[in-house]
The part of an RNA shown here (large-subunit ribosomal RNA, domain I) has 471 nucleotides and comes from an activated sludge metagenome. The full RNA is in RNAcentral, with records from SILVA. It matches the Rfam family "Eukaryotic large subunit ribosomal RNA". Its Rfam clan is "LSU clan".

Context: one part of a larger RNA
RNA sequence: UUUUGAUCUCAAAUCAGGUAAGGCUACCCGCUGAACUUAAGCAUAUCAGUAAGCGGAGGAGAAGAAACUAACAAGGAUUCCCCUAGUAACGGCGAGCGAAGCGGGAACAGUCCAAAUUUAAAAUCUGGUAGGCUCUGCCUGCCCGAAUUGUAAUUUAAAGAGACGUUAUCUGGGUUCAGUCUGAUGCUCAAGUCCCUUGGAAUAGGGCGUCACAGAGGGUGAGAACCCCGUCUGGGCAUCGGUGCUGGAUCCUCCAUGAGGCGUCCUCUACGAGUCGAGUUGUUUGGGAAUGCAGCUCAAAAUGGGUGGUAAAUUUCAUCUAAGACUAAAUACUGGCAAGAGACCGAUAGCGAACAAGUACCGUGAGGGAAAGAUGAAAAGCACCUUGAAAAGGGAGUUAAAUAGUGCGUGAAAUUGUUAAAAGGGAAACGAUUGAGACCAGUAUUGCUGUUGGCCGUUCAGCGUCGCGUU
Numbered sequence: 001u002u003u004u005g006a007u008c009u010c011a012a013a014u015c016a017g018g019u020a021a022g023g024c025u026a027c028c029c030g031c032u033g034a035a036c037u038u039a040a041g042c043a044u045a046u047c048a049g050u051a052a053g054c055g056g057a058g059g060a061g062a063a064g065a066a067a068c069u070a071a072c073a074a075g076g077a078u079u080c081c082c083c084u085a086g087u088a089a090c091g092g093c094g095a096g097c098g099a100a101g102c103g104g105g106a107a108c109a110g111u112c113c114a115a116a117u118u119u120a121a122a123a124u125c126u127g128g129u130a131g132g133c134u135c136u137g138c139c140u141g142c143c144c145g146a147a148u149u150g151u152a153a154u155u156u157a158a159a160g161a162g163a164c165g166u167u168a169u170c171u172g173g174g175u176u177c178a179g180u181c182u183g184a185u186g187c188u189c190a191a192g193u194c195c196c197u198u199g200g201a202a203u204a205g206g207g208c209g210u211c212a213c214a215g216a217g218g219g220u221g222a223g224a225a226c227c228c229c230g231u232c233u234g235g236g237c238a239u240c241g242g243u244g245c246u247g248g249a250u251c252c253u254c255c256a257u258g259a260g261g262c263g264u265c266c267u268c269u270a271c272g273a274g275u276c277g278a279g280u281u282g283u284u285u286g287g288g289a290a291u292g293c294a295g296c297u298c299a300a301a302a303u304g305g306g307u308g309g310u311a312a313a314u315u316u317c318a319u320c321u322a323a324g325a326c327u328a329a330a331u332a333c334u335g336g337c338a339a340g341a342g343a344c345c346g347a348u349a350g351c352g353a354a355c356a357a358g359u360a361c362c363g364u365g366a367g368g369g370a371a372a373g374a375u376g377a378a379a380a381g382c383a384c385c386u387u388g389a390a391a392a393g394g395g396a397g398u399u400a401a402a403u404a405g406u407g408c409g410u411g412a413a414a415u416u417g418u419u420a421a422a423a424g425g426g427a428a429a430c431g432a433u434u435g436a437g438a439c440c441a442g443u444a445u446u447g448c449u450g451u452u453g454g455c456c457g458u459u460c461a462g463c464g465u466c467g468c469g470u471u
Stems, first nucleotide, its partner, number of pairs: 027058001028056004038045001042092001068075002079106004090096001110326003113272001123151001124146002127143007160268002162265006169259002172252009181242009192208001193224001194207004209226002211215001217229003277298007304321005361368002381408001384395004
């Protein structure tokens, strides 16, 4: 000096793991916050702490173990229902508004910090690393680190600590098997397709039967308990789970200087501050000399403080212990997911939407926003021939039906075309009266035709016999 590696300080990139946004929003919590309306006008009031708006969460949320209710023989977290009660109270004391205690029910559950010297010993915890295990983690060893400006143990006002006695109450967890209980899903379990008729088809009519804790409902070529699916009642079987209990097996942990119960005491005993409270302003409330909340000013105490629904002083009594925190159930639910039902509607109804509907379409945009269901039992959805460039038509064929031929069941009305009939000066229409025509139904009569039977008459044809005539 070069290369590689390590060490120190580290840009950028890539990033194990963790975490947040955003959406939905029926119910829930917090904030913000109208007006229409009512007062027969309107301003306080009312509508209403409602709607719109913003933020946040869960299957529920919020609230919650008394700075409570009371004034009793007192009760004893919260939430919800009934009652209290349209009461007390508020209110241009007008319109209106409007609780709570008790009592009866639903459901029930209680707890944790801060504040003490463990002081003969930081007994605590994150991380790294190695090993092991029942592997979102746990145990053991080692090493950095956090931490005395305080990590653990103990304690929470119902007390508690300490001391001295007394009592003899006390492991915890994992895996697996069987039984029991229970959830979901699936499979399975009654009885005619008998005879005749109609019909395209029998599920119809007639006849003869069967089941029924099943005659709910749907399908199948027309009204099907018995053809099919189901339905009723209790069973049976299979698969996948769940948690509790019981019993068995197995593995780990664990017995003692530990935890708990009871009693006694000339022992000790900490309890949340710009908070309570006061003034004032605004708002809110049934809360009225101020129910709650917020801003500003002032601003505490420790035998203290709050409350005791009329302000203040003095006094007595009662009752709780604020300014820290967690907590299941009873409760709510036009959203989502999964079921069941109906004295609901039945295609101009019922959702705007029974259909390729928040679609087509409209609007620069926010936004507005329709119409539209049905061939047939089965497509058997018209082969083939023919006219035509084709569309379409004429035949033919399918069908029970095509006057069911694809926007096709039925097919109303206004309206249009065509055909037939009638009428035609005073528009048409309308009323009264009297006629005419067409068609339909019935009765009577007449005529005609057909069939059948009887009788009469005449005649024809054929046959037989007799007679005459002619050849």